[in-house]
Molecule: transfer RNA
Organism: uncultured Lachnospiraceae bacterium
RNA sequence: GGAGAUAUAGCUCAGCUGGGAGAGCAUUUGCUUGACGUGCAAAGGGUCGCAGGUUCGAGUCCUGUUGUCUCCA
Numbered sequence: 001g002g003a004g005a006u007a008u009a010g011c012u013c014a015g016c017u018g019g020g021a022g023a024g025c026a027u028u029u030g031c032u033u034g035a036c037g038u039g040c041a042a043a044g045g046g047u048c049g050c051a052g053g054u055u056c057g058a059g060u061c062c063u064g065u066u067g068u069c070u071c072c073a
Stems, first nucleotide, its partner, number of pairs: 001072007010025004019056001027043005049065005
C1' cells in the first nucleotide's frame, strides 16, 4: 500500500427481508430468611464508533472516516 471482519447498556452478545432498541450477567430497591447466601418481583442505565447521504421511516442500505483483529505484498 491492497483486501476482509468487527464496533449496539458497566461486561459478553442478539437484533432476520428497513417500521417495538433487546437478552444474560452485573447495579439499585422490595419480598423471602434470625442473619448472609439462594430464590422471586420491579426499576435505573443506550446520541447503536464518528460524520454525511438515500428514504415517509435507518442499528440495518450507500459514501467517507477512526479504533481493533486477520490475510496478501